[in-house]
Context: one part of a larger RNA
C1' cells in the first nucleotide's frame, strides 16, 4: 500500500456517517400514507412464502391441500446490485457545461413577453466585391432581446438616460451657387502731361483672399414609451395607565415600494425574540417583523413529479470512533 476478522458499545468520529458495513437483489402472495398537475407518489413503506419425499386432487400438466425429512440457512453458493423514512432550500422536468482540480442553484428548455422585418436586393449575418445564408421561406414566417413548466399574479413613476414619432421656431458642416469687398492682369475714356508714368471712371478675364445669402441630419424643442436602462422619501405631533399610532402638520420629489414574501442562498447589530425537536441545538423547522441593505419577467409568491445538487432529523448498519488487536499479500529501506 491492497485486503480480511473482531468482545462490549453503536456516529460518542467528523466540517459532514467521508470511508466502510448492512439491507435489498426487476420471484410469488398480501399490503401501501401525506400530497397531487389525478398521470403519479409506488417495487412507497411494511409483513409473509420459497428445499426435498409421499399421498390426495387436478388433465399424467400448472397449481392446491395434507403429512413427513434435513440443515444455522431451501431464489441454499456463480451471474444478476437502489438502503429506507420525515422535513426545508434551489432549479419545474429529460438534457448541457469548465477535454486535464468546479456537473451545480450555472447554461439550455417548452411556455410567456417586447422589438425589428411587407419581400424585383425582407430584416439580419458573412464577404472589399461578385455573391451566399435567411429561403427555393413570406408576419400562424424570419431575425434579435428578456423571462423561464404549471397555478395566482405582475403595483406607482416618462423627471434623467435610451428608443419611437413630430415638424413650427432656434442652432448648425463641407462642397456648390449667387453676390459684395479685396488682390492680379488687360482694354477704353478722361485728368496731370508731348511721351514714359501716375491717378480716376467704366468694362473683360481671373483667384490656395475675406464677408454675406441659400442648404441636411443632428441637437435644442414638443409628445409617446418601463415584460426599455432605471427609480420607488424625510422630520414633528397625536387615543382617558403604559405602549402603539388609525389620524394630523410640514418639507422635498417624476413617483414615494402595492400584492406577496421576510433574521431569508438577502439581517450588520445577531447565537434577534417566541415555540418545536435534544439531557444539552450559533445549524434545522414553524411563527413574529423593526426589511443595516426584500419585492413583482435582472420577475414576486406557491407548487405534484424529478435531482451523482444543498441544509436538518430518524431507522437500519457498522473498526468512523471509545481503542485498539490479530491475520493475508505486495512495495521501499536496512541487514544478509
Nucleotide at each position: 500500500c491492497u485486503c480480511c476478522u473482531c468482545a462490549a458499545g453503536g456516529a460518542a468520529c467528523u466540517c459532514g456517517g467521508c470511508a466502510a458495513a448492512a439491507a435489498a437483489g426487476c420471484g410469488g402472495g398480501c399490503g401501501u400514507a401525506a400530497c397531487u398537475u389525478c398521470g403519479g407518489g409506488a417495487u412507497a413503506a411494511g409483513c409473509c412464502c420459497u428445499g426435498c419425499c409421499a399421498u390426495g386432487u387436478g388433465a399424467u400438466g400448472a397449481g392446491c391441500a395434507u403429512g413427513g425429512c434435513c440443515g444455522c440457512a431451501g431464489c441454499g453458493a456463480a451471474a444478476g446490485a437502489u438502503u429506507c423514512c420525515c422535513u426545508g432550500g434551489c432549479g419545474a422536468c429529460u438534457g448541457u457545461u469548465u477535454a486535464u482540480c468546479a456537473a451545480a442553484a450555472a447554461c439550455a428548455c417548452a411556455g410567456c413577453u417586447c422589438c425589428c422585418u411587407g419581400c424585383u436586393u425582407a430584416a439580419c449575418u458573412c464577404g472589399u466585391a461578385a455573391g451566399a445564408g435567411g429561403a427555393a421561406g413570406u408576419a400562424u414566417a424570419g431575425g434579435g432581446g428578456g423571462u423561464g413548466a404549471c397555478g395566482c399574479c405582475u403595483g406607482a413613476c416618462c423627471a434623467a438616460u435610451g428608443c419611437c414619432g413630430g415638424a413650427a421656431u432656434g442652432u448648425c458642416a463641407a462642397a456648390g451657387a449667387u453676390u459684395c469687398g479685396g488682390g492680379g492682369u488687360c482694354u477704353u475714356u478722361c485728368u496731370a502731361a508731348u511721351a514714359a508714368u501716375a491717378g480716376a471712371a467704366a468694362g473683360g478675364c481671373u483667384c490656395a483672399c475675406g464677408g454675406a445669402u441659400c442648404u441636411a441630419a443632428g441637437c435644442a424643442c414638443c409628445g409617446g414609451u418601463c415584460a426599455a436602462u432605471g427609480u420607488c422619501g424625510g422630520c414633528c405631533c397625536u387615543a382617558a395607565c403604559c405602549c402603539u399610532g388609525a389620524g394630523g402638520g410640514u418639507c422635498c420629489a417624476a413617483a414615494g415600494g402595492u400584492a406577496g414574501c421576510g433574521c431569508a442562498a438577502u439581517u450588520c447589530c445577531u447565537u434577534u425574540c417566541c415555540g418545536g425537536g435534544u439531557a444539552a441545538g450559533u445549524u434545522c423547522c414553524g411563527g413574529a417583523g423593526c426589511g443595516c441593505a426584500u419585492g413583482a419577467a435582472a420577475g414576486g409568491c406557491g407548487u405534484a413529479a424529478c435531482g451523482a445538487c444543498u441544509g436538518g432529523g430518524g431507522a437500519a448498519c457498522u473498526g468512523u470512533c471509545u481503542c485498539g488487536a490479530g491475520g493475508a499479500g505486495g512495495u521501499g529501506c536496512u541487514c544478509g
A computed fold for a 336-nucleotide part of an RNA from a Pseudomonadota bacterium, annotated as large-subunit ribosomal RNA, domain IV. Its mean pLDDT, the model's own confidence on a scale to 100, is 82. The RNAcentral record of the full RNA draws on ENA.